[in-house]
RNA sequence: UUCGUAGCCUAGCCUGGUAGGGCGAUGGUCUCCAAAACCAUCGAUCGUCGGUUCAAAUCCGAUCGGGCC
Repeated sequence: UUCGUAGCCUAGCCUGGUAGGGCGAUGGUCUCCAAAACCAUCGAUCGUCGGUUCAAAUCCGAUCGGGCC
């Protein structure tokens, strides 16, 4: 200095107001079987703690871990 959000990848953060997408998993349709395709379902208290606020992934402080110099 930068990053940390679902089993994995990632958007949202500046400008506070229902956390979204892809992959994946499970069930179904189809098929002789499987794959593909299609339908349905399953997901994250946002690294941790505290503060501000009616309200925090978002703002402030501290702290832990990773990358780069």
A computed fold for a 69-nucleotide RNA from uncultured Candidatus Nitrosopumilus sp., annotated as transfer RNA. Rfam family: tRNA. The sequence is in RNAcentral, with records from MGnify. The same sequence occurs in records of 2 taxa.